[in-house]
Molecule: glmS glucosamine-6-phosphate activated ribozyme aptamer
Organism: Halobacillus locisalis
């Protein structure tokens, strides 16, 4: 160092690096000359900033939303997200209960519209340091500045048949 086996930790802008960019070391030398372009080995660095998001099963891949001096390029892999089913419910005949149908919802919850409210952003940058030959990475600090999805509350408009029981 690689293989296999066993175990224990570790996660969703999550892990990880064969491309690419950059960094050092050797070499190569564009030349009249080096302060060495270019190439080439090898050994590194970089490779996503929060906010959001799980009923179960099974498929399926660019699976929400803004932010940033935009490489957060590119790949692979996974992922609450899409889809079908299936469990469980909401609403929908003025009130119950079953069945079936339409639309929804996973502890919320018919479908649309309209207002009001609240919901710490985080890196970025700036500033003190700390580690590396370097590319960089690490730490503490300041001071701003999003968006969607939903949540609350108000008003409005629209929305099924049947059987039953009660009156």
């Nucleotide at each position: 160092g690689u293989a296999u086996a066993u175990g224990a930790u570790a996660a969703a802008g999550c892990g990880c690096c064969a491309g690419g960019a950059c960094u050092g070391u050797g070499u190569u030398g564009a030349c009249g000359a080096a302060u060495g372009a270019u190439g080439c080995a090898c050994a590194g660095u970089u490779g996503a900033c929060g906010a959001g998001g799980a009923g179960g099963a099974g498929g399926u891949u660019c699976a929400u939303c803004g932010a940033g001096c935009g490489u957060u390029c590119g790949g692979c892999g996974g992922a609450u997200g899409c889809c079908u089913c299936c469990c469980g419910g909401u609403u929908g005949u003025u009130c119950c209960a079953c069945u079936u149908c339409a639309a929804c919802c996973g502890u919320a919850u018919g479908u649309u519209c309209a207002c009001a409210u609240a919901u710490u952003a985080a890196a970025c940058c700036g500033a003190a340091g700390a580690g590396g030959c370097g590319a960089c990475u690490c730490u503490u600090u300041g001071a701003c500045c999003a968006a969607a999805u939903g949540a609350u509350g108000u008003g409005a408009a629209c929305c099924a048949a049947g059987u039953g029981a009660c009156a």